RNA sequence: GGCGUUGUGUAAUGGUUAAGACCUCAGUUUUCCAAACUGAAGAUGCGGGUUCGAUUCCCGCCGCCC
Numbered sequence: 001g002g003c004g005u006u007g008u009g010u011a012a013u014g015g016u017u018a019a020g021a022c023c024u025c026a027g028u029u030u031u032c033c034a035a036a037c038u039g040a041a042g043a044u045g046c047g048g049g050u051u052c053g054a055u056u057c058c059c060g061c062c063g064c065c066c
Base pairs, nucleotide, nucleotide: 001065002064003063004062007022008021010019015052024040025039026038027037028036045061046060047059048058049057
């Protein structure tokens, strides 16, 4: 100096139910497996501040990278 978002890797730059992909689980199909299709679960590092409203802006702490 930069970065922290489902189990993993990413999006969301102030406003609607935080969105896709992979993984996991269940179902359908199949003689079985795989593949395919359908569905489900799962997240904003911690604490404060600003604001009608914060993943987003500001401060501190913690952690990671250079």